Model confidence (mean pLDDT): 88 of 100. A computed fold for a 350-nucleotide part of an RNA from an uncultured prokaryote, annotated as small-subunit ribosomal RNA, central domain. RNAcentral holds the full RNA, with entries from ENA.
Context: one part of a larger RNA
RNA sequence: UUGGGCGUAAAGGGCGCGUAGGCGGCCGAGUAUGUCUGGUGUGAAAGCCCAUCUCUCAAAGAUGGAACUGCGCUGGAAACUACGUUGCUCGAGUCCCGGAGGGGAUAGCGGAAUUCCCGGUGUAGAGGUGAAAUUCGUAGAUAUCGGGAGGAACACCUGUGGCGAAGGCGGCCACCUGGACAGAUACUGACGCUGAUGCGCGAAAGUGUGGGGAGCAAACAGGAUUAGAUACCCUGGUAGUCCACGCUGUAAACGAUGAGUGCUAGGUGUUGCGGGUAUUGACCCCUGCAGUGCCGAAGUUAACGCAUUAAGCACUCCGCCUGGGGACUACGGCCGCAAGGCUAAAACUC
Numbered sequence: 001u002u003g004g005g006c007g008u009a010a011a012g013g014g015c016g017c018g019u020a021g022g023c024g025g026c027c028g029a030g031u032a033u034g035u036c037u038g039g040u041g042u043g044a045a046a047g048c049c050c051a052u053c054u055c056u057c058a059a060a061g062a063u064g065g066a067a068c069u070g071c072g073c074u075g076g077a078a079a080c081u082a083c084g085u086u087g088c089u090c091g092a093g094u095c096c097c098g099g100a101g102g103g104g105a106u107a108g109c110g111g112a113a114u115u116c117c118c119g120g121u122g123u124a125g126a127g128g129u130g131a132a133a134u135u136c137g138u139a140g141a142u143a144u145c146g147g148g149a150g151g152a153a154c155a156c157c158u159g160u161g162g163c164g165a166a167g168g169c170g171g172c173c174a175c176c177u178g179g180a181c182a183g184a185u186a187c188u189g190a191c192g193c194u195g196a197u198g199c200g201c202g203a204a205a206g207u208g209u210g211g212g213g214a215g216c217a218a219a220c221a222g223g224a225u226u227a228g229a230u231a232c233c234c235u236g237g238u239a240g241u242c243c244a245c246g247c248u249g250u251a252a253a254c255g256a257u258g259a260g261u262g263c264u265a266g267g268u269g270u271u272g273c274g275g276g277u278a279u280u281g282a283c284c285c286c287u288g289c290a291g292u293g294c295c296g297a298a299g300u301u302a303a304c305g306c307a308u309u310a311a312g313c314a315c316u317c318c319g320c321c322u323g324g325g326g327a328c329u330a331c332g333g334c335c336g337c338a339a340g341g342c343u344a345a346a347a348c349u350c
Base pairs, nucleotide, nucleotide: 004321005320006319007304008303012318014201015200016199017198021194022193023192025088026087028085030083031082034080035077036076037075038074039073040072041071042070049065050064051063052062053061054060091191092188093187094186096183098181103177104176106174108172109171110154115149116148117147118146119145120144121143125136126135162169163168206247207246208245209244210243211242215241216240220236221235222234223233258317259316260315261314262313263312266295267294268293269292270291271290272289273288274287275286276285299306300305323350324349325348332343333342334341335340
């Protein structure tokens, strides 16, 4: 490179926005870029292939033909492609109206609980464990009642329930703000899909500066356990966890399943919006669209399984894989305060 692949065997980029590029709906007329066709010029000779002939044969040689699948010029075709053009509305989008939602940002408020402080009652234990001890307590603990301080998280509701591109999002209220969905016309008229480079977002831990610090808790200390115990268990406990503004840019960032479009039996839950039937009572029954689960036909798969939310049938675009180890490494480059991240080999070995 050809070919084959990417749920679990190697392999989907963590996620989005979007540049170049690639690809792109229906009708009409046109041009002729690709495409198809005729003619013509060229495509050296030799070689390959075919025929005949010559060395006694063969290899070899001679003559002729074919071929040289290409390119240039020129005449033509117009279905497809391309180009510009006239239109269209099913793709895409806008206006209107409606409800749902832990979507995001900021500010404020609330109650339960833990801890600490002050005061009252009260007396000898309390903690903790498999059992203990370290620990706390006659300087009055634990328990209980009243008052106060402060920080963090929001029980029940809570649900294979909702929202978000992903990471993720849960007390209440206000303000600002993004998206999706349903219903009805009207409007724009292909404005679309994907997306190398790029830009942005991105859990936890970590990091810089300044705050904050109740609980929890790496490190650390002690007590146990044990042959040992740099652990599991217990008592303490600092970074950190929290806030503001920066940095970092990684995760089993998982549905281990890229995005978009169309097509292909059903059954049964549930969420949002709508229509219908009929009573009017939250319901219930039939049904449409948009999500989210379970079970299953065809099909598919190595099997497990997937199965209208496809891993089925097709098309478009991007990313990625190519035996195990060496190696999520070295060197170099770029980025970072650092930790490190991104890109990424080879020798050697089985």